[in-house]
Molecule: c-di-GMP-I riboswitch aptamer
Organism: Deltaproteobacteria bacterium
RNA sequence: CGCUGCUCAGAGCAAAGCCGCCGAAAGGUGGUGACGCAGAGCUACGGGGCUACCGCGGCUGAUCGCCGCCAUGCCCGCCGGGCCGCCAGC
Numbered sequence: 001c002g003c004u005g006c007u008c009a010g011a012g013c014a015a016a017g018c019c020g021c022c023g024a025a026a027g028g029u030g031g032u033g034a035c036g037c038a039g040a041g042c043u044a045c046g047g048g049g050c051u052a053c054c055g056c057g058g059c060u061g062a063u064c065g066c067c068g069c070c071a072u073g074c075c076c077g078c079c080g081g082g083c084c085g086c087c088a089g090c
Stems, first nucleotide, its partner, number of pairs: 002090004012037002017032006035077001041083003045080003048075003055069005
C1' cells in the first nucleotide's frame, strides 16, 4: 500500500417506542431506550424514497376550504460513488 472481516483488544454509534424543543410537513435535535452496525464517520454527487409552506392549475359566490402538480425542504440506518479512519488476519 492492497485485499479480507474468521479471530483479538480497546473503544464508538444507537432502530422502534416514550418525553421535551424546532419545523407547515417530511424530518431534525436533547433525554431515555438498544433493533442493529466494521465505517450506522463525513459528503445529497448519481439512482431511489419521503414531504408540499410558498407557487402554479382546478372546484367554489368566495381571498375560506378542498383536490392535483411542483424541491427550493428532507433521508447517508435504501443502493452506488467520493473523502477520512480503528483493530486484526493475509